This is a predicted structure of a 96-nucleotide RNA (TPP riboswitch aptamer (THI element)) from Modestobacter sp. Leaf380. Its mean pLDDT, the model's own confidence on a scale to 100, is 75. Taxonomically the source falls in Modestobacter (Bacteria, Bacillati, Actinomycetes, Geodermatophilales). It was read from a public genome assembly, where an Rfam model found it. Rfam family: TPP riboswitch aptamer (THI element). From the family's description: Vitamin B(1) in its active form thiamin pyrophosphate (TPP) is an essential coenzyme that is synthesised by coupling of pyrimidine and thiazole moieties in bacteria. The model forms 95% of the base pairs in the Rfam consensus.

RNA sequence: GGUGUCGACACGGGGUGUCCCGACCGCGGGACUGAGAGCACACCCGUCGAACCUGCUCCAGCUGACACUGGCGAAGGGAUGUCGACCCUGAUGGAC
Numbered sequence: 001g002g003u004g005u006c007g008a009c010a011c012g013g014g015g016u017g018u019c020c021c022g023a024c025c026g027c028g029g030g031a032c033u034g035a036g037a038g039c040a041c042a043c044c045c046g047u048c049g050a051a052c053c054u055g056c057u058c059c060a061g062c063u064g065a066c067a068c069u070g071g072c073g074a075a076g077g078g079a080u081g082u083c084g085a086c087c088c089u090g091a092u093g094g095a096c
Base pairs, nucleotide, nucleotide: 001088002087004086005085006084007083008082009081010080011046012045013044014043017032018031019030020029021028022027052077053076054075058071059070060069061068
C1' cells in the first nucleotide's frame, strides 16, 4: 500500500404479508410461509448494495390464499464511516 478475508463499534436504511372464525371494521383467536408477520431497544440490509422500494392491484406456473418458482431484470431507485486482527505485497534501514 491492498477493489484480500474476517470482526468490532458508531451511524444509517428497511419490511411486517395471506387465509379462516367471532355478521363487517377495529380488536381478539387460529392456520400458513418466512430471518422477521406489527414496534422489539428483535430481525434483515448498508454501494462487492435483489435488504427494501418502484414498475406492480404486473405476466406464467403452482397454492385454499399468501408464500414459492420463472419472467419483468442486474430495468429504475436504494442506506457508510472509523478501528482492529489475519493474509498478500512494496519501500526503507540493519546484519551476514